[in-house]
């Protein structure tokens, strides 16, 4: 240089066309003399930029970033 694969809360990971879920970790609270376990609520994510679409995390195309192969 070619060529594959993956990028979603702070971390693992679901959702795969109908508007984004869970666990852990975080904050508040309940409980306790205090803590620590439990429980109850909250905040917080689709790499960027275009395209299809009534609707995009999902589909298409570039760039970016990570890994893998390969000369």
């Nucleotide at each position: 240089g070619c060529g594959g694969g993956c990028g979603u809360c702070g971390g693992u990971u679901a959702a795969u066309g109908g508007u984004a879920a869970a666990c852990c970790a975080c904050g508040a609270c309940u409980c306790u003399c205090c803590a620590a376990a439990a429980g109850u609520c909250g905040a917080a994510c689709u790499g960027u930029a275009g395209g299809u679409u009534c609707g995009a995390u999902u589909c298409c195309u570039a760039c970016c970033g990570c890994c893998c192969g390969u000369g």
A computed fold for a 71-nucleotide RNA from a Pseudomonadota bacterium, annotated as transfer RNA. The source organism's lineage runs through Bacteria, Pseudomonadati and Pseudomonadota. It matches the Rfam family "tRNA". It is annotated as a transfer RNA.